[in-house]
RNA sequence: GAAGUCGGCUGGACAGUCGCUCCAGUUUACUGGGGAGGAAAGUCCGGGCUCCAAAGGGUAGAGCGCCAGGUAACGCCUGGGGGGUGAAAACCUACGGCCAGUGCAACAGAGAGUAGACCGCCUAAGUUAUCUUUGAUAACCGGUAAGGGUGAAAGGGUGCGGUAAGAGCGCACCGCGCAACUGGUAACAGUUUGUGGCACGGUAAACCCCGCUCGGAGCAAGACCAAAUAGGCCUUCUAUGGUGCGACCCGUACUGAAGGCGGGUAGGUUGCUAGAGGUGUUCGGUGACGAGCAUCCCAGAUGAAUGACUGUCCACGACAGAACCCGGCUUACAGGCCGACUUCAAUU
Numbered sequence: 001g002a003a004g005u006c007g008g009c010u011g012g013a014c015a016g017u018c019g020c021u022c023c024a025g026u027u028u029a030c031u032g033g034g035g036a037g038g039a040a041a042g043u044c045c046g047g048g049c050u051c052c053a054a055a056g057g058g059u060a061g062a063g064c065g066c067c068a069g070g071u072a073a074c075g076c077c078u079g080g081g082g083g084g085u086g087a088a089a090a091c092c093u094a095c096g097g098c099c100a101g102u103g104c105a106a107c108a109g110a111g112a113g114u115a116g117a118c119c120g121c122c123u124a125a126g127u128u129a130u131c132u133u134u135g136a137u138a139a140c141c142g143g144u145a146a147g148g149g150u151g152a153a154a155g156g157g158u159g160c161g162g163u164a165a166g167a168g169c170g171c172a173c174c175g176c177g178c179a180a181c182u183g184g185u186a187a188c189a190g191u192u193u194g195u196g197g198c199a200c201g202g203u204a205a206a207c208c209c210c211g212c213u214c215g216g217a218g219c220a221a222g223a224c225c226a227a228a229u230a231g232g233c234c235u236u237c238u239a240u241g242g243u244g245c246g247a248c249c250c251g252u253a254c255u256g257a258a259g260g261c262g263g264g265u266a267g268g269u270u271g272c273u274a275g276a277g278g279u280g281u282u283c284g285g286u287g288a289c290g291a292g293c294a295u296c297c298c299a300g301a302u303g304a305a306u307g308a309c310u311g312u313c314c315a316c317g318a319c320a321g322a323a324c325c326c327g328g329c330u331u332a333c334a335g336g337c338c339g340a341c342u343u344c345a346a347u348u
Base pairs, nucleotide, nucleotide: 001344002343003342004341005340006339007338008337009336010335012313013312014311015310016309017308018307020035021034022033023032024031025030037319041330042329044328045327046326047325048324049218050217051216052215056250057249058248059247061214062213063212064211065210066080067079068078069077070076081095082093083092084091085090096209097208101207102206103203104202118148119147120144121143122142126140127139128138129137130136131135156174157173158172159171160170161169175198176196177195178194179193180192181190182189183188222270223269224268225267232261233260234259235258236257237256241255242254243253244252245251277296278295279294280293281292282291283290284289
């Protein structure tokens, strides 16, 4: 100097003049203080809170799926392990079970899972024929799966011996299974020891099996005040019934429920922002995070509040606007700043 990986912060600023909204003080239009995000988006997970409601069991259904932790909880986060990608820094992981069962793998190929003989190799043993006859040739019968081919995948790999030719057929090493030992909380690992010739494979982000977890609805929840009428008319089931409790069954609580036509009212207060809160610091922990101390109050609108103008600077301005709240994940993002690490080149 270049290329790359990971993490963090920011995402316009300053001054002036008007304007909007909330809170407090005031005496009524003044003063003071506050006023959109890192994703407010998606509505995908988990909760707080409110009601069903006075509790439950089962079946189905749904979610997660290596180990250990964090958390209010989670499908989230942290740290490890196994596998994979990359030269590396790093990144990804839907990671329980195929000996419970059922499926699937087109085509090609001899054969695709109690899976095989197409091209090859051999001609031992047996039969026939011929000849130059204790042998040779040819054919039949037979043996083989080491070599070749097909395929995404083909009956562990390399070597030596053995054989008619071969084959874990035998042996050595590697690989694989099982057991012990060692390390680790564990997943798991091993220049460890022993043993077994061991190969009926792959696939569960296929159905399935196993383990763990799981009420629902939602601030338009809910509570209070006010207003209004036509407690209107008709129909159905009716205590062996009806309704509520996410589906169904059991169970349980209450005693009515559902539908159609027609008429009247619909305004306000609350919930609504002091929190599983923010910031700083100390201690513990590899870390996520936890505890202590100190300090701060940082939006609460309701057809929906932050807008307009001027001047200067500059990165010339991206993605984009709260509606009960919080913890996550995912997606979008112009530009600016900082830190750590990996590799290459040159110089010293």